[in-house]
Bacterial RNase P class A from Flavobacteriaceae bacterium 14752, 320 nucleotides, folded computationally. Its Rfam family is "Bacterial RNase P class A". The family's RNA type in Rfam is ribozyme. NCBI's taxonomy places the organism under Bacteria, Bacteroidota, Flavobacteriia, Flavobacteriaceae, Mesohalobacter. The sequence was found by an Rfam model in a public genome assembly. Of the family's consensus pairs, 96% are formed in the model.

RNA sequence: AAAACAAGCCGUCUUAUCGUCCUGACAUUUACCGUCAUGGGAGGAAAGUCCGGACACCAUAGUGCAGCAUAGCGGGUAACGCCCGUCAUCCUGAUAAAUAAUUGGGAUUGGACCAGUGCAACAGAAAGCAAGUACAGUUAGGCUGUAGUGAAAUCAGGUAAACUCUAUGCGGUGCAAUACCAUGUAAACCAAGGCUUGAAAGCGGCACGCUUGAUCUUGGAGGGUUGGUAGCUUGAUCCCGAUAGUAAUAUUGGGGCUAGAUAAAUGAUAAGAGUUCACUUCGGUGGAAACAGAAUCCGGCUUAUAGGCUUGUUUUUUUU
Repeated sequence: AAAACAAGCCGUCUUAUCGUCCUGACAUUUACCGUCAUGGGAGGAAAGUCCGGACACCAUAGUGCAGCAUAGCGGGUAACGCCCGUCAUCCUGAUAAAUAAUUGGGAUUGGACCAGUGCAACAGAAAGCAAGUACAGUUAGGCUGUAGUGAAAUCAGGUAAACUCUAUGCGGUGCAAUACCAUGUAAACCAAGGCUUGAAAGCGGCACGCUUGAUCUUGGAGGGUUGGUAGCUUGAUCCCGAUAGUAAUAUUGGGGCUAGAUAAAUGAUAAGAGUUCACUUCGGUGGAAACAGAAUCCGGCUUAUAGGCUUGUUUUUUUU
């Protein structure tokens, strides 16, 4: 210097005109339409719907079984199956006294194989609770040893993201949750059961228990509404600094407010700048831009990604 691999960051900006949604003000008005602008308007994954929560509702959410999840040790966090550190095992590079040891970079679903049940092609005599091929020794008993096949051959090992066992943990449904307003109809009809000696209900499964429970409950057929408001964006939030800590992170000082649509807005055009590629008479000319679009919100994990930058490891080459 180049290449490969891994991890992290960026992945556009300014001005003008027009258009669009929100917010604020004015005007009008039942509302809408209108005008103005100091303002704002799609991500690192918004994707997957895989985990964990906030929040809402089920009156409370008990015990056991089943089921599911996790699995070295310690720390972090609201919590986690996530993150950080460290140990172990394995892979790989360097140094080296070349056995050792030290050190750099990676990977791992990392408790238990004498609680039990399984699985291991081919080859081989035989793949396990018993036996036995060939040869040798022999106390003549497969008693002992060697060879051969194979990943594995003396009741021996391997395997648990094989069944299983151990330890720990786990209510459910989800913003189409939920709350309120308006409008309107048929609190009508049929069937079964029941009225405190109890039908039914309690929105992970089963059982027990517990609670509620009467002009009632369940089922059937049918009728009405299918409109609006809230939830709805000030948050376990973002940026800069200090302190503590190996780190994840915590505490603290200062500063900021950055979509809230409802069938779905966040755009188009022009010029310039930035990043990058190729050519170059070094003046410049031409091109390229991936994965991809919020819908209650947040913390993670996984997957996709043109191009550029940074860091690390390995390999090759050159120079000193």